[in-house]
RNA sequence: GACAGAAACAGGCUUAAUCGCUGAAAAAGCGAACGGAGGAACCAAUCUUAUGGGGUUAAUCCAUGCAAAUGGUAGGGGUACCUAUUACCCGCACCCGUCAGCUAACUCCGGAAGCCUUAAAUAGGAGGAACA
Numbered sequence: 001g002a003c004a005g006a007a008a009c010a011g012g013c014u015u016a017a018u019c020g021c022u023g024a025a026a027a028a029g030c031g032a033a034c035g036g037a038g039g040a041a042c043c044a045a046u047c048u049u050a051u052g053g054g055g056u057u058a059a060u061c062c063a064u065g066c067a068a069a070u071g072g073u074a075g076g077g078g079u080a081c082c083u084a085u086u087a088c089c090c091g092c093a094c095c096c097g098u099c100a101g102c103u104a105a106c107u108c109c110g111g112a113a114g115c116c117u118u119a120a121a122u123a124g125g126a127g128g129a130a131c132a
Stems, first nucleotide, its partner, number of pairs: 010117005018032005034110005043101001050098001052099001053096004061072004075090003081125006
């Protein structure tokens, strides 16, 4: 120096999901950042309909199929400074319970989980260093 493997209390990624305090504690509790829902007027919509309807999420929709499933797709994601293109990956899951447009005041809930260890390539830009 190269290759392979492992670990980290270190550094990053997805996400609202991080931080502080009490505590022996990765238990539990209390707060905050942050996220979501309900909820007037005005405005909008103005009908009813189990063919229910609505909501969180990027995660919807279409085709084939008895089904299982397959193939696409709205949309979302990563190259450790950023952007674009190509290629690649995801395109889940769950909740309310007949009910919800928007919505000040107000009310309620969440505040998880998972992954990576120099990261695909190309181009442009930003920034830095050395030299003159």